[in-house]
Context: one part of a larger RNA
RNA sequence: GCGUCGUUAAGGAACUCGGCAAAUUAACCCCGUAAGUUCGCGAGAAGGGGGGCUUUCCACUAUGAGUAAUUUUUAUUUGUAGUGAUGGAAGCAGCAUAGAAUAGGGAAGAACGACUAGUUACCAAAACUACAGGCGCUUGCAAAUUCGUAAGAAUAUGUAUAAGUGCUGACGCCUGCCCAAUGCCAGAAGGUUAAAGUAGCUUGUUAUCCGUCUGCCAGACUCACUUCGGUGUGUCCGGUGGUGGUGAAGCAGGUAGCUGAAGCCCUGGUCAAUGGCGGCUGUAACUAUAACGGUCCUAAGGUAGCGUAAUACCUCGUCACUUAAUUAGUGACUUGCAUGAAAGGCGUAACGAUUCUUCCGCUGUCUCGACGGCGCGCUCG
Numbered sequence: 001g002c003g004u005c006g007u008u009a010a011g012g013a014a015c016u017c018g019g020c021a022a023a024u025u026a027a028c029c030c031c032g033u034a035a036g037u038u039c040g041c042g043a044g045a046a047g048g049g050g051g052g053c054u055u056u057c058c059a060c061u062a063u064g065a066g067u068a069a070u071u072u073u074u075a076u077u078u079g080u081a082g083u084g085a086u087g088g089a090a091g092c093a094g095c096a097u098a099g100a101a102u103a104g105g106g107a108a109g110a111a112c113g114a115c116u117a118g119u120u121a122c123c124a125a126a127a128c129u130a131c132a133g134g135c136g137c138u139u140g141c142a143a144a145u146u147c148g149u150a151a152g153a154a155u156a157u158g159u160a161u162a163a164g165u166g167c168u169g170a171c172g173c174c175u176g177c178c179c180a181a182u183g184c185c186a187g188a189a190g191g192u193u194a195a196a197g198u199a200g201c202u203u204g205u206u207a208u209c210c211g212u213c214u215g216c217c218a219g220a221c222u223c224a225c226u227u228c229g230g231u232g233u234g235u236c237c238g239g240u241g242g243u244g245g246u247g248a249a250g251c252a253g254g255u256a257g258c259u260g261a262a263g264c265c266c267u268g269g270u271c272a273a274u275g276g277c278g279g280c281u282g283u284a285a286c287u288a289u290a291a292c293g294g295u296c297c298u299a300a301g302g303u304a305g306c307g308u309a310a311u312a313c314c315u316c317g318u319c320a321c322u323u324a325a326u327u328a329g330u331g332a333c334u335u336g337c338a339u340g341a342a343a344g345g346c347g348u349a350a351c352g353a354u355u356c357u358u359c360c361g362c363u364g365u366c367u368c369g370a371c372g373g374c375g376c377g378c379u380c381g
C1' cells in the first nucleotide's frame, strides 16, 4: 500500500445522480394498533412492555400416613414426588438475563402493472410476457386450422358450454361520432373480361387441268436423197424434262365477329375491422370571455373522462404546499406543439428485489480522519 473485518469523540446524509454501502430493527410472550377497503384485508400496521436465579403461594396427577361414619365406600387432614402456553408475590447477583449465534428498520404521498407466476443461460427481472375476465372472427364434423407431393396424421376417440385464431387484460364506472378511403362479408340485373370453342373472310403450299420450249425419246403419215440397211425436212400423237397460268381437299398461318367463369366496375352491410374524428369570423351594461350568430369544407368533425402527464415543443408554464434556499415532488388551473375511450378511457383495496418524492429512527456516506485484528504485497534478516 491492497483486501477483509472490528471500534470510534462531537455532529448525524452536511456525502452522493440517488442513504449506494453500512448501521438501526430482529426470535418468543403480553398490551395495543390508523386511514382506506373488493370486509378477505390493511396488520408483525404504528407504538409500548417482559425475560436470569432463589423462596413461597396456586391447579392437576401419582403415591404414602391418619381421623369420622361405615359392609363395600364416602367425607376430611396431612407428607413426598412430578407436571403446568402456567400465573402471582417477595428477594439475590451482574455493566449487561432472547447475557454467545441465527432471526423485520418504520411511516406518508404519487406513477405503472390488478394479483401468484414467467423473462434477455453469460451486463437489463421491469412499467415487458403471461394471467383469470371481456370482445370479435372462423368452424355443423369426412369441421375450420396445422403437417405431408400423396397415402395419411394432429386437432379428437373431442362436437359450438367445442376447436382454432386475433385484440384487450382482475374488479368498479364506462366504452361516444364516422362505412367517404382500405379490408372483409353478402348480392346478383347490367358493363368489362382469359383460356377454350366456332360460322366467315383471307394468305401460303399443291394434286389436277391448260399453254409454251429456237429440249430429249418413241411411234404414225408426207416429201427429198439413198449403198435400199437407212438419213434428213414437215405435220400429228404419246411419254419425259424446263417454264408460265389455274387451283379442290388437306395442312400451316393471318384477321376480325360470336359464345365464354371468377374477378373488377356495380348494390348493400360491417369500426372491441385497418383507420379517421376541421377552419375563418362577428357578438353581452368597464375590460376580458363568448351561452348565441354567419360562412367554407367534411365520411364525421374528439363525446365522457383525464390533462404541463412514462404523452407539453415553448417549459424551470402559473398558483398553492413542502425547504433557509427545490429545473425535483404533491395538489390545482389548463389555450392538449402532438390526450382520449378494448393499439381501451378514468378510478381502485391488496400485491411489487419496480420507479419518483418526503419524514422518523439509524449510522464513518460525509465534516475528517484515527486506531486495531487477520491475510497479501514491499524492505531487512
Stems, first nucleotide, its partner, number of pairs: 001376008010367002014365001019362001028050004036041001038170001052092006058084012093097001105360007112352002117129002133168007145154003171347004176277003181274002183270005190265003196259003200255006209245005215240003219236003223232003278296005305339001306336001317333005
Large-subunit ribosomal RNA, domain IV from a Patescibacteria group bacterium, 381 nucleotides, folded computationally. RNAcentral holds the full RNA, with entries from ENA. The source organism's lineage runs through Bacteria and Bacteria candidate phyla. It matches the Rfam family "Bacterial large subunit ribosomal RNA". Gene Ontology terms of the family: ribosome and structural constituent of ribosome. The coordinates come from a structure-prediction model, not an experiment, and the mean pLDDT is 82.